[in-house]
RNA sequence: CAGAGUAGAAAUUUGUGCGUGAAGUGUUCUGCGGACGGGGAGUUGCCGCAGAAACGAAAGAGGGAAACCUCUGCGGUGCAGAUUUCGCAUCCCGCUG
Numbered sequence: 001c002a003g004a005g006u007a008g009a010a011a012u013u014u015g016u017g018c019g020u021g022a023a024g025u026g027u028u029c030u031g032c033g034g035a036c037g038g039g040g041a042g043u044u045g046c047c048g049c050a051g052a053a054a055c056g057a058a059a060g061a062g063g064g065a066a067a068c069c070u071c072u073g074c075g076g077u078g079c080a081g082a083u084u085u086c087g088c089a090u091c092c093c094g095c096u097g
Base pairs, nucleotide, nucleotide: 001097002096003095008086009085010084011083012082013081014080015079016078017077018075019074020073027053028052029051030050031049032048033047034046038093039092040091041090059072060071061070062069063068
């Protein structure tokens, strides 16, 4: 001087659920907690949980006496798998050449 490696994130896709009688997702605030290349430190960044606030939606068809069920859709929907891309906030040390 150059490089490798994590947690994780995003997109696409597959499977399986949930909602469509509106939960979830997304936004803001407060509190608590957690994680952040092999080691140390670590934020105003990231993630999770709880509470609060504002906003907000796509239904259709068939069956059934009804409750409700099925299918096709829809939801910035949950979980799991696959592929691709990105990737230690930052500082010090280490590793490989």
The RNA shown here (THF (Tetrahydrofolate) riboswitch aptamer) has 97 nucleotides and comes from uncultured Ruminococcus sp. The organism belongs to Ruminococcus, within Bacteria. Its Rfam family is "THF (Tetrahydrofolate) riboswitch aptamer". About the family: Tetrahydrofolate (THF) riboswitch was first reported for Ames et al. as an RNA motif in 5' untranslated (5'-UTR)regions of folate transport and biosynthesis genes in Firmicutes genomes. Of the family's consensus pairs, 82% are formed in the model.